[in-house]
Context: one part of a larger RNA
RNA sequence: CGCAGGUGGUUUGACGGGAGCAUUCCCUAGUACGAGAGGACCGGGAAUGACGCACCAAUGGUGUUCGGGUUGUCGCGCCAGCGGCAGGCCCGGUAGCUAUGUGCGGAACGGAUAAGCGCUGAAAGCAUCUAAGCGCCAAGCCUCCCCGAAGACAAGACCACCCGGGCGCAAGCCCCUCAAGCCGGGUCAUAGACCAUGACCUCGAUAGGCCGCAAGUGCAAGCGCAGCGAUGCGUUGAGCCGAGCGGUACUAAUUCGGCGUGAGG
Numbered sequence: 001c002g003c004a005g006g007u008g009g010u011u012u013g014a015c016g017g018g019a020g021c022a023u024u025c026c027c028u029a030g031u032a033c034g035a036g037a038g039g040a041c042c043g044g045g046a047a048u049g050a051c052g053c054a055c056c057a058a059u060g061g062u063g064u065u066c067g068g069g070u071u072g073u074c075g076c077g078c079c080a081g082c083g084g085c086a087g088g089c090c091c092g093g094u095a096g097c098u099a100u101g102u103g104c105g106g107a108a109c110g111g112a113u114a115a116g117c118g119c120u121g122a123a124a125g126c127a128u129c130u131a132a133g134c135g136c137c138a139a140g141c142c143u144c145c146c147c148g149a150a151g152a153c154a155a156g157a158c159c160a161c162c163c164g165g166g167c168g169c170a171a172g173c174c175c176c177u178c179a180a181g182c183c184g185g186g187u188c189a190u191a192g193a194c195c196a197u198g199a200c201c202u203c204g205a206u207a208g209g210c211c212g213c214a215a216g217u218g219c220a221a222g223c224g225c226a227g228c229g230a231u232g233c234g235u236u237g238a239g240c241c242g243a244g245c246g247g248u249a250c251u252a253a254u255u256c257g258g259c260g261u262g263a264g265g
Base pairs, nucleotide, nucleotide: 001151005162006161007160008159009158010157011156015148016147017146018145021049022048023047024046025045026044027043033038051105052104053103054102055101059099060098061097062096066092067091068090069089070088072085073084074083075082076081110142111141116136117135118134119133163264164175165174166173167172176262181259182258183257184256185201186200187199188198189197206252207251208250209248210247211246212245213244216240217239222235223234224233225232226231
């Protein structure tokens, strides 16, 4: 820009893409078959592998923004207590992200077929699956399953919302109005390279702060007691605490600007 008013939402599916796997064991059954050795079709069941999609409750990984231990050294005047030094080294670990972890998938049914197997059946009194006609049959084809999808210009459908009076044949003019909705701007994350998408903007829990909880570390500092001391014990499951959950307007989303019209050739 188009899709003959504008707007928000929900959809149909032309078309396109994805998927399509394999193996083992058990039952049927030591049956059919076979002298025996051996050993089924058909049908049913249970697992496994690889692959794919999703996810983080559990099992683990990571987690240089959390907690702790500890070496050397430097600094904060000293003690004590802290801090810096490629995360010094080490022990754990929330959220998030993850696989080796967890869940699920391949199917079944149907349609038309290939090779192949048939029915009926002439040409050609027979025969013949084929010439007319009619069946069966594949991991393959179409559909079924999943995803995208109306710029599918044949531009689809459904629901809801919004929009004026006068004059005039009309073009248009005058007055009034600026709708629904959208964008800009801001606080952000279930989103993200940017953009976009999504949530929220005081009629507010969007982020931060604060409060509580969870989770994690693992018992702070100070003081007291015991010990010559290292240290231990008590106060104390303390103290600290990222991303998680909930609450609370304390802080910041202020104030605003723009687009979009008036019933539709």
The part of an RNA shown here (large-subunit ribosomal RNA, domain VI) has 265 nucleotides and comes from an uncultured Verrucomicrobiota bacterium. Its Rfam family is "Bacterial large subunit ribosomal RNA". Its mean pLDDT, the model's own confidence on a scale to 100, is 89.